This is a predicted structure of a 73-nucleotide RNA (transfer RNA) from a Clostridia bacterium. It matches the Rfam family "tRNA". About the family: Transfer RNA (tRNA) molecules are approximately 80 nucleotides in length. The sequence was found in a public genome assembly. The coordinates come from a structure-prediction model, not an experiment, and the mean pLDDT is 80. Lineage of the source: Bacteria > Bacillati > Bacillota > Clostridia.
[in-house]
RNA sequence: UUGGAAGUAGCUCAAUUGGCAGAGCACCGGAUUGUGGCUCCGGCGGUUGGCAGUUCAAAUCUGCUCUUCCAAC
Numbered sequence: 001u002u003g004g005a006a007g008u009a010g011c012u013c014a015a016u017u018g019g020c021a022g023a024g025c026a027c028c029g030g031a032u033u034g035u036g037g038c039u040c041c042g043g044c045g046g047u048u049g050g051c052a053g054u055u056c057a058a059a060u061c062u063g064c065u066c067u068u069c070c071a072a073c
Stems, first nucleotide, its partner, number of pairs: 001072007010025004019056001027043005049065005
């Protein structure tokens, strides 16, 4: 330099191929317990890496760009 893959909550990952952004763990509160843990209930947490475009509607499609990984030269 070229080609490919990945990027979504603090972490690990979903989201049916365009139609309400979710789960588990973690964190906070409560119940339970002599205390703690386990268990149960509830809550908090998001510019879907960034900027534009297409569309009634974009995590999803298109362009550029950033980071990481793989391959080739």